Small-subunit ribosomal RNA from a Patescibacteria group bacterium, 1508 nucleotides, folded computationally. Its mean pLDDT, the model's own confidence on a scale to 100, is 83. NCBI's taxonomy places the organism under Bacteria, Bacteria candidate phyla.
RNA sequence: AUUUUUCUGAGAGUUUGAUCCUGGCUCAGGACGAACGUUGGCGGCGUGUCUAAGGCAUGCAAGUCGAGCGGACCACAUUUUGUAGCAAUACGAAGCGUGGUUAGCGGCAAACGGGUGCGUAACACAUUGGCAAUCUACCUCCCAGUCGGGCACAACUCGCCGAAAGGCGAGCUAAUUCCACGAUGGGCACGCGGGGACAUAUGUCAUUCGCGUGUAAAGCGCAAAACGCGCUGGGAGAGGAGCCUGUGGCCCAUCAGCUAGUUGGCGGGGUAAUAGCCCACCAAGGCUACGACGGGUAGGGGGUGUGAGAGCAUGACCCCCCUCACUGGGACUGAGACACUGCCCAGACACCUACGGGUGGCUGCAGUUAAGAAUAUUCCUCAAUGGCCGAAAGGCUGAAGGAGCGACGCCGCGUGCGGGAUGAAGGGCUUCGGCUCGUAAACCGCUUUUAUUUGGGACGAAUUCUGACGGUACCAAAUGAAUAAGAGGUUGCUAACUCUGUGCCAGCAGCAGCGGUAAUACAGAGACCUCAAACGUUGUCCGGAUUUAUUGGGCGUAAAGGGUCCGCAGGUGGCCGUGCGCGUCGGGUGUUAAAUGUCGGGGCUCAACUUCGACACUGCACUCGAUACGGCAUGGCUAGAGGCCGGAAGAGGCACACGGAAUUGCCGGUGUAGUAGUAAUAUGCGUUAAUAUCGGCAAGAACGCCAAAUGCGAAAGCAGUGUGCUGGUACGGUUCUGACACUCAGGGACGAAAGCGUGGGGAGCAAAAGGGAUUAGAUACCCCUGUAGUCCACGCCCUAAACUAUGGAUGCUAGAUAUUGGGAGUAUCGACCCUCCCAGUGUCGGCGAAAAAAGCUAACGCAUUAAGCAUCCCGCCUGGGGAGUACGGCCGCAAGGCUAAAACUCAAAGGAAUAGACGGGGACCCGCACAAGCGGAGGAGCAUGUGGUUUAAUUCGACGGUAAGCGAAGAACCUUACCUGGGCUUGAACUGUGACUGCAAGCCGCCGGAAACGGUGGCCGCCUUCGAGGGUGUCAUAGAGAUGCUGCAUGGUUGUCGUCAGCUCGUGUCGUGAGAUGUACCGUUAAGUCGGGUAACGAGCGCAACCCCUGUCCUAUGUUGAAUAUUCAUAGGAGACCGCCUCGGAUAACGGGGAGGAAGGCGGGGAUGACGCCAAAUCAGCAUGGCUCUUACGUCCAGGGCUACACACGUGCUACAAUGGCAGUGACAAUGGGCCGCCAAACCGCAAGGUGGAGCUAAUCCCAUCAAACACUGCCCCAGUUCGGAUUGGGGGCUGCAAUUCGCCCCCAUGAAGCCGGAUUCGCUAGUAACGGCCGAUCAGCCAUGCGGCCGUGAAUACGUUCUCGGGUCUUGUACUCACCGCCCGUCACGUCAAGAGAGUUGGUAAUGCCCGAAGGUCCCGAUGAGGGAACGAAGGCAGGAUCAGCGAUAGGGACGAAGUCGUAACAAGGCAUCCGUAGCGGAAGCUGUGGAUGGAUCACCUCCUUU
Repeated sequence: AUUUUUCUGAGAGUUUGAUCCUGGCUCAGGACGAACGUUGGCGGCGUGUCUAAGGCAUGCAAGUCGAGCGGACCACAUUUUGUAGCAAUACGAAGCGUGGUUAGCGGCAAACGGGUGCGUAACACAUUGGCAAUCUACCUCCCAGUCGGGCACAACUCGCCGAAAGGCGAGCUAAUUCCACGAUGGGCACGCGGGGACAUAUGUCAUUCGCGUGUAAAGCGCAAAACGCGCUGGGAGAGGAGCCUGUGGCCCAUCAGCUAGUUGGCGGGGUAAUAGCCCACCAAGGCUACGACGGGUAGGGGGUGUGAGAGCAUGACCCCCCUCACUGGGACUGAGACACUGCCCAGACACCUACGGGUGGCUGCAGUUAAGAAUAUUCCUCAAUGGCCGAAAGGCUGAAGGAGCGACGCCGCGUGCGGGAUGAAGGGCUUCGGCUCGUAAACCGCUUUUAUUUGGGACGAAUUCUGACGGUACCAAAUGAAUAAGAGGUUGCUAACUCUGUGCCAGCAGCAGCGGUAAUACAGAGACCUCAAACGUUGUCCGGAUUUAUUGGGCGUAAAGGGUCCGCAGGUGGCCGUGCGCGUCGGGUGUUAAAUGUCGGGGCUCAACUUCGACACUGCACUCGAUACGGCAUGGCUAGAGGCCGGAAGAGGCACACGGAAUUGCCGGUGUAGUAGUAAUAUGCGUUAAUAUCGGCAAGAACGCCAAAUGCGAAAGCAGUGUGCUGGUACGGUUCUGACACUCAGGGACGAAAGCGUGGGGAGCAAAAGGGAUUAGAUACCCCUGUAGUCCACGCCCUAAACUAUGGAUGCUAGAUAUUGGGAGUAUCGACCCUCCCAGUGUCGGCGAAAAAAGCUAACGCAUUAAGCAUCCCGCCUGGGGAGUACGGCCGCAAGGCUAAAACUCAAAGGAAUAGACGGGGACCCGCACAAGCGGAGGAGCAUGUGGUUUAAUUCGACGGUAAGCGAAGAACCUUACCUGGGCUUGAACUGUGACUGCAAGCCGCCGGAAACGGUGGCCGCCUUCGAGGGUGUCAUAGAGAUGCUGCAUGGUUGUCGUCAGCUCGUGUCGUGAGAUGUACCGUUAAGUCGGGUAACGAGCGCAACCCCUGUCCUAUGUUGAAUAUUCAUAGGAGACCGCCUCGGAUAACGGGGAGGAAGGCGGGGAUGACGCCAAAUCAGCAUGGCUCUUACGUCCAGGGCUACACACGUGCUACAAUGGCAGUGACAAUGGGCCGCCAAACCGCAAGGUGGAGCUAAUCCCAUCAAACACUGCCCCAGUUCGGAUUGGGGGCUGCAAUUCGCCCCCAUGAAGCCGGAUUCGCUAGUAACGGCCGAUCAGCCAUGCGGCCGUGAAUACGUUCUCGGGUCUUGUACUCACCGCCCGUCACGUCAAGAGAGUUGGUAAUGCCCGAAGGUCCCGAUGAGGGAACGAAGGCAGGAUCAGCGAUAGGGACGAAGUCGUAACAAGGCAUCCGUAGCGGAAGCUGUGGAUGGAUCACCUCCUUU
C1' cells in the first nucleotide's frame, strides 16, 4: 500500500375532520451503597449511616526491650553469722550468685496501620519535566574508627500541700542519659589559592593539590579469644519526603475591573532547601474579555454507569494522592508532626467535686442515642498475611483472617420425572350443542439435587511446634415426593379476554385517555401473558433525544437576520518562488502504578469470583525524518482592492433666495334666505346680511401637470424653481500602487412617526375635550366645533409589520423580455433606427395562443436581485403560557429604552396545504322564493288538536321548519293502556312433560253478589286402529304474562332536505401526503339532459324512458232493455319524433317561428324518492338485545276518567250579508257503496222517523227524484236586519244491555258575539285558485265542520330576478370541523396556588476600621539564668456598610378553576379590514390621532407579458 475478516446505530404514542412538516411531552432499554409494597427454599462470592464532620455509656484499637541502667520484690542455691534448742531444725542478719517479675531512667516505635470528606476551584489532584536550590531514622554495600575524663536527674529515702487529679522542697545514685573537658582525623565542614572536564545564571563533578581553623564514639552477650548485636565519622544505594514547572478538568458577566507585601530590586533574617516566606529601604509596578476580582458548588485521579461512537453523568466498595481529627490558635520533641487515642492556650459542650479545683474528646472496632425512607455483632483468632519492639524466646496488633445479621447486588441449584381420558369432581364461560382450567389432578411406576439423620473427614503449615474458620467444605449411607412459588400485568404503545358488579359514582392512569346501564381501561372472579426466589413501585443517571447538532440541526411564512452603516481586537484570505520546520504527517525511545477493560489460558463440580500471559489505556516528553497544505520570514506578479484621467445620470445632503394654484381670515362691492351636513337627521353658521359671486390685502402649510413598472441614498428616507457648498455611484482608459482584502464581538455614527425641553409660528388638519345623532347602552363608528400636535431653530428620545418578515462578501449554474445609465460596432449629414458589452431596476402570470430548465423546499413557493451549488465572517433560535415581565445594572428630563430570569401551569402552541361548512365575499342558475294577482289566517262564535292548570285519574306518544282535525279511517260500556273498589295466582290466552279423576266438550236453571266470582241443581251423555290412545278437566312442573324502562343497544317502517340534480366506483394520470382529476370550461337543458372540448377512459346509483290514468282516432266484442246509431265498457292498435319548412347557432347539441294535427317541443296527472343529513320519529302497530316485576308493574270485573276549564297557541267550520238572504218553479254530474246490507212503491207523522215489504250478492235493484252552486219569478231595502246562528227552555225520533257524567237527528221557542279583522302571516300559475254540492273508509250509533276521493261553475297575474327564503355549480377568505345556534377577548365576583414589591423584623456569611489581648515563638534588657519589656498574635467587644435567606399588614399583576356577571374586541369585508410603533382617553374588551406593514376581502382602472 492492497485485500479480507471482525466489531458496529430499530422505534412507538400524542396537536388535525383528514394530511405533510415543525415541535415539545410520554413510553419501551440498561444501571444503583438504594428505599417501600407483596412474597420468600438453599448455597457461593461480594456489599451494607449516601442523613447530623450531631452527642456518646462500656470494653478493646501501640507498644516493646532486664542481652542499656540503678533499684524493688519473689523463689532457689551457697558462704559467713546471731538467737533458741542436746541435735535435727526453726526464726533472722550479711555477702556472693542463679532464675523470675518490672514501677522508674534509657533506646526504638508511637509521623505507620485504621477512619472521614468538613474545608479546599488550589501546584489540591492528574500528567510532563526540573532541583546545578534539598533532607532522609531503620535497611544494603564500601572506607575509617570506638582512647581518656567529668557533672547531673528520676527511681529510692525524709518532710510537706491537696477531696481528688496531682504537686513542692531537701538528700543519695546507675547507664547505650548528658558534657562550649581532653586526644586522634582517613574523611567531613568552613575559609583562601591553582589547574582539568562539564555546564553556564548563581555552579557541579572527579581525582586531586596545597595551607589554615573546627569536629567523633557506648557499650552489651559469651568464662575468654573468636564471634554476634550495637556505637562514631564519611561515601554510595534503595525506598521515602520537600520545593519549582508546562498542560488538563465545575457554574454564574444580572460578578468588569482587581491589587500596598501589592509587582520588582539592593541588603538582611529565616529554612534541609529556592522564594516577599519575613523585615528595612528604593522604584511603580503586577493581573484582566484567552474572563482577573467576586459569588455559588465541589475533595482530585485510576476508574464506574450509559452510549454505535463522539459524548453525557458520576467518584460507594478496591488502589494512589490530598485533607481533617470537639471548634480556633500555637509551638515542643523528633530523621520525619505543627502530631486522631502527645503538650500549651482560648471557646462551646458533657462529667466528677469536699465548691477550692479537676477530667474528657469513637470522622478506629463493636455498641448507644438522635436524625432519617434507610444501612449490621458491644462475636472468634493472632492459625495465615503484614506491622512495631526484641539477639531470641516472645509480647502487642478491632490492621488482618474468619464467623454472625440483611434476597441489598451478582451467580448457581431446587421446588420433581415418566405414564395416565370416564377428558372425573369442582370453578369459569355458553349460541345450552358444548368449550375451557386439562395430562392438569386422582391413580401407576421411577428418581433423591435439596432437606433431615448417621458415619467418615480435609487442603489452607512454608516450618519442628502451631488451625480462629470447623467437625466447615467434601465423601458415603439411610428415610421419603417427601421440606420449598410468587409477583406484576391483560384499551393502544405492549406479550396476554371473558363474565359479573358499579353507573362521570366509586375509582384507574407513564402518555393518549377510561367511568354518565351492555366498561376486554374501575372492583371481583375465571382464563391468559411475562418474569421467577423473586416481582413490582418510587427516586436518580445515561440512552432513545440528530431535543445544544464536532461527528450531527436550523433562522422567507413553523422559534430564529441585529433598524442601517463605519470600524479596533478577533476569525478568514489571490498568483509565482526561496528559507525555516511552529502546526501537520511518519519512525524510534521513555513514561502512561497496580487493580479495572479486551483476548487467550488456569483454579474453585459450572458460573459469579479468582489467577497467569498478552494487548489496550486514543495522553505527555525526548529524538530521527518528510515539507504537499496551513503558519512565519523574505523576493517577485496583477486577475482582488484602491488611486488617477475622461465625459455622464440622478426627488442624495445642507444653506439661501424666489414662484404660482388652492385654503382660511380681513376690507370693499353685487345679492337674499337660506347654508352646511347625512343613509336620513340634528347640533352648527345666517337678516348685526351668511352661503354664492367680484376685486383687494394678509398668513401659514404643501408643491398639481411632468410622474413611470422611473431615479438617488447604508438604512431611516428624498419631489415647485434658481444659486452656492458637498457625499456617493456606473461607464470608458495598453495610466499608477502592488493583496493594501472580506467580515466584525465590544465601540462609534445615523435612525419614520409619536413623544419631551426652550423659543418662535399657527392657514388647513386634528388625539383630548364639548355638542348633535345612532343605539338596549354608544365613553365608538357618522356629523358640527375644537386644544395639544402637525411647521421652524436648537437639544433630547432611539422605537416600528424599521419587511424583500430573506445579514454581508466572493465564485459558479440555460435564457427571454421591458426599462434606467454608460460604452462600442455597422451605417449615417446626424448613435434616428439596428446589433453587441458593462452596471442597475422589474417581469416571465390569467382568458392566452411561449415554458421558466436543472436544483432546492414541509408545502406555499424560490429560481443569475436564489430560498440552487460552495467558501469565509457576524447576528440569532431551542415547546406554549408566565414574559420581553420581575429583580439587578446601564442610559433617559420624563415617557420609557437596552440587557434579561424563575416559580407555577398546559399536552400542546404552531407552519403549509386538503376536503367540507360558513361569510352582513363574488359570479352564474333555479323554485308560488320575491314581485304581479286571486282568496284566506291573525279579530267573533263554535268544532277539533295541543300547552297549561285542575283531578283519585284527567293513560301514552308527537314539539321550529319536519308536533299540534298528528298516531286516532269513529273513547257512552268495550276500545283502555289511566283511577277507585272487588276478585284470581301455572294464572285470561300458548306449548311440553308427569300424575290423577270423571268421561267428553257443552247447554239450561236457582241462590249470594255491582259484576267478576263463589255455591248448587238438571239436560246431554264424544271419537277410536281399542293401546286409558286422542280430546277434555284438575294437580304438579318447565314455563307464561307485562301498552313496565331504554328509539341514545336495534330490525323494520316513516318524515325532511327534495323529484333537488346530484352521489360514487374501477383503471390510468398528477401530488411526499390528505387528496385531485374524471364531475373543471363553452353552448344547451326540467335534468351530471345533450353537444363541443379535455389526462383521462369507462362504469354504477340517481335524471329520462319502460308502468298506470287522461286527451284524438281505428278495430273487435258487449251482458243489464226489443232494436239501430252515438255515448259507454272491455281488449288490442294508431298517433308526437323538432318528423316537415324557415331563422339563429360552431355545420353540433339545441333554441325561436310556421304548417299540418285531437294533441307540439318531457301534452296533463300519478306511481317511482340516489349517496347521505337531522343519535329526526316510533320498544304503544309488529319484531327484538339488555334491564325490571312475578299472590303483581300479570289477569278478570264494576264504576269513573281519557269529554275537566281562569287561560294560551295551531288547524278548521259558520258568518258579518244585496255578486246577498228567504220562498216557489226549472235544469245539468261523476266517483263510489250495499246481504247481520242497501232498502223501492204505498201509507202515517210538520219533521226526525215509523209501518211496509217489492227488488238487488248489483252497467239490471237500492242509496239516489241522484246533486248544489245555477236559471227564472216574487219578497226583503242596508238595519245587528227576513244578516248571523251561538246559547238556553220545551217536546219528540233513532242506535244501543245502557245516551246522567258523555251520542246523533227533528220540531217549536230563544236569538249571543260578529258590520271584514293590529303587528304579522298562508295557499295558488289553468280546468289551477275560488265557489258549489256528491260519495267513501272507520262505524251499532256518533261528537266528520276532519280525512280520502268525485264531478259542476270557473278566473286574474307573472315587468322581472334588486331584495326575502330554500337549493345547485364555480370561485374567494377563514383562528369554524359538535362545522356561524361556530369560535372567541377583556373587566368584575368567588376559590386555590406560586412568584415579585412591601413599613419593617429575624438570622446566616465574608470582609473592613478601632479596642482588648491567651498560649507561643521572635527581638531587646538581664549572666546564655531567674525575671522583665516590645512588636506580632486566636477568641472576644464596639462601629458602619456589603451580601444571602426566613417571616411580614397591605396593594398590584400572573396561572388555574363546572354551567357566575357585563359587554362583542378578533376569526368572513367579523358587520368601522386587521396589525405594528407611539400618544391621549375610556367599566371592560377597546376607541381615536399620527406614521408604517399587507400577514386585507371586493370591484373598477392603470401598467407589464404574449398574440394579432